[in-house]
Context: one part of a larger RNA
RNA sequence: UUGGGCCUAAAACGUCCGUAGCCGGUUCUAUAAAUGCCUGGGUAAAUCGUACGGCUUAACCGUACGAAUUCCGGGUAGACUGUUUAACUUGGGACCGGGAGAGGCUAGAUGUACUCCUGGGGUAGAGGUGAAAUUCUGUAAUCCUAGGGGGACCACCAGUGGCGAAGGCGUCUAGCUAGAACGGGUCUGACGGUGAGGGACGAAGCCCUGGGGAGCAAACGGGAUUAGAUACCCCGGUAGUCCAGGGUGUAAACGCUGCUCGCUUGAUGUUAGUCGGGCUCCGAGCCCAACUAGUGUCGGAGAGAAGUUGUUAAGCGAGCUGCCUGGGAAGUACGGUCGCAAGACUGAAACUU
Repeated sequence: UUGGGCCUAAAACGUCCGUAGCCGGUUCUAUAAAUGCCUGGGUAAAUCGUACGGCUUAACCGUACGAAUUCCGGGUAGACUGUUUAACUUGGGACCGGGAGAGGCUAGAUGUACUCCUGGGGUAGAGGUGAAAUUCUGUAAUCCUAGGGGGACCACCAGUGGCGAAGGCGUCUAGCUAGAACGGGUCUGACGGUGAGGGACGAAGCCCUGGGGAGCAAACGGGAUUAGAUACCCCGGUAGUCCAGGGUGUAAACGCUGCUCGCUUGAUGUUAGUCGGGCUCCGAGCCCAACUAGUGUCGGAGAGAAGUUGUUAAGCGAGCUGCCUGGGAAGUACGGUCGCAAGACUGAAACUU
């Protein structure tokens, strides 16, 4: 519980697409469903209002009139909503142009480091720590050098830089593919917004099948530390991390801020595009200003409990959705749906305070 809210107090679904629903630009025509007005009928009683009356008064009760609510019929108005007709271009979409980008998928290649193997050189330690030890090493380690194999990862550039709906994306080349911005204003002509159900995507981890396995490393073994040390430190080390195909569907999935549209003083960086001016060694060069779109910082009004926020709003308005309603019990139990499982989603109460 007809209320007020959701950055931090409880509360924005992890993200997008989209069905129903809800909402919907400008002008004209028609209609009159809806709406307003007039009028007729109807509108139980009680209640409520006014007047009068009855109990000595009041409460209470009675009588008359009225009000209120809803319904049916007739007439009328045409602004708004609905429906309808014809059009429009500002919203949306398509098209064209030259650019930007770690956007995605597939294939191939590179680079340093690491590790292993082989050959050569070389000899007693190496490694590790706060200090040690476990460990490796005379079957030659560590170290230097030449060659080969392997898997993973892409230093510098690198930037509150870029791209993506979010998760996320960073060596190079090629192919395929998607989106956004700017500019043009050619076409279409409201085709739009949101979105219950529904669908798709969704880090890490985990699960299944088959590969792969250098480094790292849960578990585990050992050495230390310590009163103990199921840890922190050290030596090892298996799942896993990697690839392909499935599954899970969760995160401090965070800007702890839902999406769309309009309006509201500014300053200053930066990225992309466009346009104008200046310089010029004429370079896709350098500098300055303006506009649009993004991304940051500061900040006026306003907002806010304050912190803060502030044209990327948490300001002022509109539309739609989701969610909250003291703490604990509890994101538990039960039931249901999904899942191979782990578990996920939905989600109480008693009791307590």

A computed fold for a 353-nucleotide part of an RNA from a metagenome, annotated as small-subunit ribosomal RNA, central domain. The full RNA is in RNAcentral, with records from SILVA. The coordinates come from a structure-prediction model, not an experiment, and the mean pLDDT is 87.